The part of an RNA shown here (large-subunit ribosomal RNA, domain VI) has 258 nucleotides and comes from a Candidatus Saccharimonadota bacterium. Taxonomically the source falls in Candidatus Saccharimonadota (Bacteria, Bacteria candidate phyla). Rfam family: Bacterial large subunit ribosomal RNA. It was read from a public genome assembly. The coordinates come from a structure-prediction model, not an experiment, and the mean pLDDT is 80.

[in-house]
Context: one part of a larger RNA
Parts: sequence; C1' cells; structure tokens
RNA sequence: CGUUAGGAAUCUUGAGGAGAGCUGUCUCUAGUACGAGAGGACCGAGAUGGACGAACCUCUAGUGUAUCGGUUGUGGCCACCUGCUGCAUUGCCGAGUAGCUAUGUUCGGAAGAGAUAAGCGCUGAAAGCAUAUUAAGCGCGAAGCCCACUCCAAGAUAAGGAUUCCCCAUGAGAUCCCAGAAAGAUUAUCUGGUUGAUAGGUGCAAGGUGGAAGCGUGGUAACACGUGGAGCCAAAGCAUACUAAUGAUCCAUUGCCU
Repeated sequence: CGUUAGGAAUCUUGAGGAGAGCUGUCUCUAGUACGAGAGGACCGAGAUGGACGAACCUCUAGUGUAUCGGUUGUGGCCACCUGCUGCAUUGCCGAGUAGCUAUGUUCGGAAGAGAUAAGCGCUGAAAGCAUAUUAAGCGCGAAGCCCACUCCAAGAUAAGGAUUCCCCAUGAGAUCCCAGAAAGAUUAUCUGGUUGAUAGGUGCAAGGUGGAAGCGUGGUAACACGUGGAGCCAAAGCAUACUAAUGAUCCAUUGCCU
C1' cells in the first nucleotide's frame, strides 16, 4: 500500500508449506505347526534397549568474577590489639541460590482410514475346454503415496469467517511517556501504570554458607568452648503501597458512484 465498501478489539477456517516417519534384543504363544532327526516357525501379545528429536531443571552433574567461608603477601582506618577493608587472574582455595545447561528428567515415532506398486486372486468369454485380463466386471496387496500427528499459515490479490464494541461530544481503541521482564543489540513482544503488586524497599519462610562480632569461661600460649544451626546472604517464592509508575496525545463523513 492492497484486501469493494466505516473504525476497533478478540477469536478463528485452512488453500498452501514445513516437520516427524528409524530400529535391535528378549519373553509368551511354543519346543507347538513342520521335520526321520538335527533343528525350528508364521500369525498374535507383551517387555526392554540403541540412535534421533522436543520440552524442562524435581533428581544427578556443571557453571554461577554481584552469596558465604578459609587463607598468603602487602597496604589503609587505629597510639596498639581486635575488627573491617583495598590490591595481587575472582590473589589463591572450599562450597553454592536463581538463570543457562547435559551427562540428568519427562515425552515422541503409535493406532487407524483411503487409493495403489510389484505380486496374488474371484467371475469369465473371445476359443463349448482352459485362462486373475497384453477382454468387460470385481477384490486383496507395501516402511512408499494421500489423510491422520506437530508447527506456520488469508498478499490464499478468489486477499475468507465469527463475536463484541464505538460514532457528534461522548468516547471503542491506540500511541508517546513511565515502572519493568517470561522479551531483548535497537526495535519489536509481553506484564503493569494508583480502580495498582510493575520494579525497588521491607517482612516471612525456603535455600546457600557453616558457627559472626561482642562478652564470658578454660588454657603460659597457639587456641578451644558457651551465648548460638550463630551471623551474613544474589537473580527465585509468598505477603505488604513504604518509594517510584507523573503526565500528554491521536482517532469516528452512519461509512463508493448512479
């Protein structure tokens, strides 16, 4: 910009397209059918794997330079000690929430329908027989084809459909702006903007670290113990308006022509 008759929001149909499509082993049927024996099934039912794929983070395992702790050297605050803290690859090291992950967890290929291929048949003449047919007619038959399963999809220019709302000064709806994240380079998308839990803060519990400082007790001391599963704590949960979401704007010929 278009969508042949206004605008808006929400929900859709599916022309068409994309994806998926794999397979082993074992058990039962059954040591049955078959076979002199050796051996050993079809059909059907069940179990369990491999590779591949998707989603997710409860478990397991990683990462986790904004969490906790230990520790070396050298500085700072301080008169000193203690304590706190800077730098040294995050100084080094031990752990580790959320998120992101796989090696982890869950799930998938199924079942079914239609038309067929090779092939196999029924009926049956030409050709009194025979013949499934290089006749008419009618069937069966594949991991393949078309559906079915998952996703996209009306620029499908044949441009589809449904519901609701708005239209003369009231406002359907939208945008800028603002608080943001399940999103993200920007944009877009999404959640909210006081009729509010959107972010921060605060409170609570979980979870992490692992026993804070101070004080007391014991010890010559290093240190240990008690107060006390202590103190501290990021992204996650629940709650709570304490702080910040202020404010501004756009848009309607009741809708082609005769």